[in-house]
Molecule: Fluoride riboswitch aptamer (crcB RNA motif)
Organism: Bacteroidetes bacterium ADurb.Bin145
RNA sequence: UUGCCAGCUGGCGAUGGAGUUUGCCAUUAACCGCGAAGGCUGAUAACUCCUGUAAAUAU
Numbered sequence: 001u002u003g004c005c006a007g008c009u010g011g012c013g014a015u016g017g018a019g020u021u022u023g024c025c026a027u028u029a030a031c032c033g034c035g036a037a038g039g040c041u042g043a044u045a046a047c048u049c050c051u052g053u054a055a056a057u058a059u
Base pairs, nucleotide, nucleotide: 009026010025011024012023013022016050017049018048019047020046021045033040034039
């Protein structure tokens, strides 16, 4: 100096917040949706709750 592994810590997982679980990355990183186009899905990586949005029904 470079590579690999482990621990601690931090960051990230397509549009907000919180908790839990989980995966990835170590700053030249993880990550930044799909389609040639028309266009399409979703506030989650997963689960639960809150907020926002869409549709239907009832008062």